[in-house]
Molecule: small-subunit ribosomal RNA
Organism: Autumnella corcontica
RNA sequence: ACGGAGAGUUUGAUCCUGGCUCAGGAUGAACGCUGGCGGCAUGCUUAACACAUGCAAGUCGAACGAAGCUAUCUUGCAUUUAUGUUUACAUAAAUAUAAAUAGACUUAGUGGCGGACGGGUGAGGAACACGUAAGAACCUACCUUUAGGAGGGGGAUAACAAUUGGAAACGGUUGCUAAAACCCCAUAAGCUGAGGAGUAAAAAAUGUAAAAAUUACAUUGCCUAAAGAUGGGCUUGCGUCUGAUUAGCUUGUUGGUGAGGUAAAUGCUUACCAAGGCAAUGAUCAGUAGCUGGUCUGAGAGGAUGAUCAGCCACACUGGGACUGAGACACGGCCCAGACUCCUACGGGAGGCAGCAGUGAGGAAUUUUCCGCAAUGGGCGAAAGCCUGACGGAGCAAUGCCGCGUGGAGGAUGAAAGCCUGUGGGUUGUAAACUCCUUUUCUUAGAAAAGAAAAAUUGACGGUAUCUAAGGAAUAAGCAUCGGCUAACUCUGUGCCAGCAGCCGCGGUAAGACAGAGGAUGCAAGCGUUAUCCGGAAUGAUUGGGCGUAAAGCGUCUGUAGGUGGUUUCUUGAGUCUACUGUUAAAAACUAGGGCUUAACCCUGAAUAAGCAGUAGAAACUAAGAAGCUUGAGUAUGGUAGGGGCAGAGGGAAUUCCCGGUGUAGCGGUGAAAUGCGUAGAGAUCGGGAAGAACACCAAUGGCGAAAGCACUCUGCUGGGCCGAAACUGACACUGAGAGACGAAAGCCAGGGGAGCAAAUGGGAUUAGAUACCCCAGUAGUCCUGGCCGUAAACGAUGGAUACUAAGUGCUGGGCGUCUCAAAGCGGACAGUACUGUAGCUAACGCGUGAAGUAUCCCGCCUGGGGAGUAUGCUCGCAAGAGUGAAACUCAAAGGAAUUGACGGGGGCCCGCACAAGCGGUGGAGCAUGUGGUUUAAUUCGAUGCAACGCGAUGAACCUUACCAGGAUUUGACAUGCCACUAUUCUUUUUGAAAAAAUUGAUUAGCUGCAAAGCAAGUGGACACAGGUGGUGCAUGGCUGUCGUCAGCUCGUGUCGUAAGAUGUUGGGUUAAGUCCCGCAACGAGCGCAACCCUCGUCGUUAGUUGUUGUUUAACACAAGUAACUAGUGAGACUGCCGGUGAUAAGCCGGAGGAAGGUGAGGAUGACGUCAAGUCAGCAUGCCCCUUACAUCCUGGGCGACACACGUGCUACAAUGGCCUGGACAAUGAGAUGCUACUCCGCGAGGACAAGCCAACCUCAAAAACCAGGUCUCAGUUCGGAUUGCAGGCUGCAACUCGCCUGCAUGAAGUCGGAAUCGCUAGUAAUCGCCGGUCAGCCAUACGGCGGUGAAUACGUUCCCGGGCCUUGUACACACCGCCCGUCACACCAUGGAAGCUGGCUAUGCCCAAAGUCGUUACUCCAACUUGCUUGCAAGAGGGGGAUGCCUAAGGCAGAGCUAGUGACUGGGGUGAAGUCGUAACAAGGUAGCCGUACUGGAAGGUGCGGCUGGAUCACCUCCUUA
Repeated sequence: ACGGAGAGUUUGAUCCUGGCUCAGGAUGAACGCUGGCGGCAUGCUUAACACAUGCAAGUCGAACGAAGCUAUCUUGCAUUUAUGUUUACAUAAAUAUAAAUAGACUUAGUGGCGGACGGGUGAGGAACACGUAAGAACCUACCUUUAGGAGGGGGAUAACAAUUGGAAACGGUUGCUAAAACCCCAUAAGCUGAGGAGUAAAAAAUGUAAAAAUUACAUUGCCUAAAGAUGGGCUUGCGUCUGAUUAGCUUGUUGGUGAGGUAAAUGCUUACCAAGGCAAUGAUCAGUAGCUGGUCUGAGAGGAUGAUCAGCCACACUGGGACUGAGACACGGCCCAGACUCCUACGGGAGGCAGCAGUGAGGAAUUUUCCGCAAUGGGCGAAAGCCUGACGGAGCAAUGCCGCGUGGAGGAUGAAAGCCUGUGGGUUGUAAACUCCUUUUCUUAGAAAAGAAAAAUUGACGGUAUCUAAGGAAUAAGCAUCGGCUAACUCUGUGCCAGCAGCCGCGGUAAGACAGAGGAUGCAAGCGUUAUCCGGAAUGAUUGGGCGUAAAGCGUCUGUAGGUGGUUUCUUGAGUCUACUGUUAAAAACUAGGGCUUAACCCUGAAUAAGCAGUAGAAACUAAGAAGCUUGAGUAUGGUAGGGGCAGAGGGAAUUCCCGGUGUAGCGGUGAAAUGCGUAGAGAUCGGGAAGAACACCAAUGGCGAAAGCACUCUGCUGGGCCGAAACUGACACUGAGAGACGAAAGCCAGGGGAGCAAAUGGGAUUAGAUACCCCAGUAGUCCUGGCCGUAAACGAUGGAUACUAAGUGCUGGGCGUCUCAAAGCGGACAGUACUGUAGCUAACGCGUGAAGUAUCCCGCCUGGGGAGUAUGCUCGCAAGAGUGAAACUCAAAGGAAUUGACGGGGGCCCGCACAAGCGGUGGAGCAUGUGGUUUAAUUCGAUGCAACGCGAUGAACCUUACCAGGAUUUGACAUGCCACUAUUCUUUUUGAAAAAAUUGAUUAGCUGCAAAGCAAGUGGACACAGGUGGUGCAUGGCUGUCGUCAGCUCGUGUCGUAAGAUGUUGGGUUAAGUCCCGCAACGAGCGCAACCCUCGUCGUUAGUUGUUGUUUAACACAAGUAACUAGUGAGACUGCCGGUGAUAAGCCGGAGGAAGGUGAGGAUGACGUCAAGUCAGCAUGCCCCUUACAUCCUGGGCGACACACGUGCUACAAUGGCCUGGACAAUGAGAUGCUACUCCGCGAGGACAAGCCAACCUCAAAAACCAGGUCUCAGUUCGGAUUGCAGGCUGCAACUCGCCUGCAUGAAGUCGGAAUCGCUAGUAAUCGCCGGUCAGCCAUACGGCGGUGAAUACGUUCCCGGGCCUUGUACACACCGCCCGUCACACCAUGGAAGCUGGCUAUGCCCAAAGUCGUUACUCCAACUUGCUUGCAAGAGGGGGAUGCCUAAGGCAGAGCUAGUGACUGGGGUGAAGUCGUAACAAGGUAGCCGUACUGGAAGGUGCGGCUGGAUCACCUCCUUA
């Protein structure tokens, strides 16, 4: 030398600022739950509220008289008894009474000492009250020491007695008496005084000895004086809370002289004189408060506090006052006043718990009406002793601190039970049970202290502590928490409910956050909560903070007080430093020991201690004094630039107006218009005149000024700066609280002026509205003079001064050096003004020699957001207002910088059938189909912008089917396991709508095994279970849509940044493409792009039947060839070649060749992710729900309804057409419960018969548009085919609801479609037909494919939509469908104003004036002393009473000041899941925003004037960086 921890919460994320909250310690605590013991402490913090009852201060008979009681002795008298002698006497004893004497004792009174200590409380008091350190003008009973003294007298009085008043309390009168009570004289060291002189004491008591008087001695007491000690009074320095929204206060006030007064200095009091004294270093006033040692906390510095213990102060029902006394203005004394309570005979009296107990009240809350003087201490006494609610103890209270215990060891079938579970188990848990052991504690019994001193006596506590014995695990565990902070986790219930919460926050059906349970964690006879203080908080920062943008630099300057201050020498020694002395009470704290079994607790010692005071010294620094210096500062001097200021004079351009000329119908204005002006002649143009205001170009990150600000030219006056040289002064300096001056615009007052512009206002537009933006007019104002106002984003959002710290580049000013004839140039030092930038700083942005760097000095300002720059008070102002400037309440944030996104009615670049250019549609009609809505018993369910709506459904008459009605079943229609029985299959009849039920007949024996039996199948039964198209797509898997086939999305390492993040991925080119190239703090890589895959297009080759061709035939058959076709395998296309362009790149443009050319065309392929997108009804699946039903079976119905609305389609409206006749050319496909040829029948759908084909073979199968010919001739038609009637066909148990097809008849709307909107860029659109799946049939005009015919247009990217990249702004991050402002309406909360009303406090003036001190007094009374004489009277001295004077408490009156409560009504403010009106702000927020000011409007707000950038975008200028 021992000492310092942080965390949560603002954001999508980050860093910072900044508040809020938590973890720690503490308490005179309280509350909740719980509670075994002991020790030591502590216990009305609130009503200084009121108090019943008892006690808390008495003692001394050795000061005194008296009374009582007791005892003894003596004497006198009387009585009785006994004895002796005996008429009676003597002796003895007893009793009673009187006197005397003595005494252990008791008592009221006189007297002495003590009741001023001890004990309580903290109301008041901001003060010499307290703390500390000093001082001089004082007193001090009892105590100690020293030196002396105590002689002589006197008169009373209480008690007592008598009498008397009163209810009582308490008295009155008369008489007697004592003292250590009182008085006088003598004596006198001393005191006062210059001297003379004057003045002042006393008390005895007890004991012992002697016969007594009286004396002697001893003890105690008394008086005087001087000291001491103790205690106290007084004075002073320093320290001691808050408020300036308290700035002036004071008249005995400040000082002096005289007098008075006090124990003592003093305005302490008084008369007079002077006019002082205090205050920004905070007087006065107001509020609050007992102060200290200490206590709590803190690393400390500090902060908070002042219970218990100790020191001081103050108070004692409230206010005033004195008396007594050594000491009081007196807690248990007195007087008076007041309030309250009590007694009363109504006349009058009594009282004071803030002593100990105790009661009531108040309160969240604080104990027994206990024991004892045994100890310690106090009072009295010579002493014994008495008194002592001080004190010692006990009681009550877990109120705190400390200690102990509630058992220890063993014990696994890891028991039962609880809880959880993945059903295997895990956990409570060695925990229990059980075995052995121990007895602190507990119970009982026995013994038993110390505290007591001095031989004996004396203990409340207390038969207590302690010890011994016996008994038996026996009598003894709770509380809080378990989301993070913060140690500790699951289940069940609940379902934004109930509730929790210290902060963040949790709870809307899977809650580790609510409630319960199990388990766990922490502490433990306690544990939590609440309240308060410190800490953490560096969040008031001395240690130890800040102010460009987060809160914060006064708008600027001058300057007072103050603070700070260059350089040299000497002196002093105030600050400073060293040593020593005194003090800083004890206790506490620290430390070394010791005592209680330990500890708490107690005892002893040591050390520390800041500070204050003193003594001695040092002299560096600061300071003071003296003397200098020149570099800071200033003066003088020589130059010099300038919109610096004030005043005067002059000028031209433009505008408007007026006059005149020319001239004619418009002008003006806007996005477009209109109002307005104009035929009474505008506008246009020319000439002349008038007026006012402002000064183009030059002009510039150029100049000047303190700032505000300053610009045509000239003149006058005037301030400041800079540069040069170095003459003078010699620190004269810097800053600057208060104070003063200046201070844009707007505004105000008075007088002028008024061209233009222009708040307000009017009109026109726009609009849903438009109190706005736009337009036409237009008044204050803008201008001048004089005066006010005093504010701005008054900004560099950056106070002033000084010094130091890399560079580089401009501009302004005047010097210097060099060069030159000169200008220019070059170099270097100043002063200003800009930019880049190093170190450093900063949260970052940024600042960076003009600092926001490094330091010093001074001033101003800040301390979460809102409320609020508001209220109130005060000052200023004519007013508007300005300055100063809160609180209640409310929130957990508000904020700064930067990052990533998203967004913008921001910008740049680019793409897409996105627009444009075209073609054809939809929207109008009829029908089909889907949806909404409506209806219904049901119209099952889902899909809902793009990305639902011819979608799930690629086939609803029954079935499907999930819906509805009715009829039925309950281990079930379906699965597995168990038991019993039985194979099975086919069939008849009845009932019934069917399911189903009953019934008849026939048939028999599957597989394995020799058999028994088993397996398979069926029926019945019991239970586990089945079943659910029931819910939740917001619990999920899987799958899918969409942005989007858009070109993006990321990672590793490195680097940069405090970090979020950035870089790479940006840039220059290029591409369809993050495609490629180049560059680059990046280098690489992955998922995407592309390619690899399939189809089509060309060629080679191989193979050829069922294909092709030919011949021939009735048909087979045969032959030929690779032209086609089919389908395997190869080739081919890569910017490969050439030219141009580009950067010599990537690429692009053109060309050649080629079937194809720049991805050849099409398809499949869908990155990271977004939309809680869609689907629990395809499937799967968690949880919840139903289980004779939400399951299962059946019949019938519904999904097909129909006023209407929408989507997608088909058919049309016709002549590029319809109809009729004839003729031609495809491809993909399908076919056995099938496709069906040919032939026959039927008008036809179809029917009959019957070949072929399991398909390059047969069939469906006819392709249609087209071509040729004919007809129709522009009409509701020979267009169109809906609708309806009749008759048929087919499928199928079944065609009514509800199928398709055919024939005949019928012949609706519709004549090309409003606003709007869709598709498509080439074999595409358009148009024409063919096929397939599903399927008994089909509502298919749908969907998926196939081929035929076959266009137009694209200038281009301004605009609409969508997307990509870069950049910018942002108050958005649920991300613009965002955020957000104000009025109004409703509810609640706190608050301001207010006519007033009610209190409190303070001071002032006046009136009245108790008690009382001090004075006055001619009234009255009186023993002591004096004098006189008539000797008991008078007078005097002295004293009492009364009266009276001054002062004065309370009271009254008056007007003030401050403050609190309340108040009809009223103002704004705050808060509140879904109210109204608008949309002011954030993006250029759709009129950039904001500041000041003025006017104005439902509201946000708008407009005028001046200012700011904390404005986007575009362009230009200047400067800088790099090259």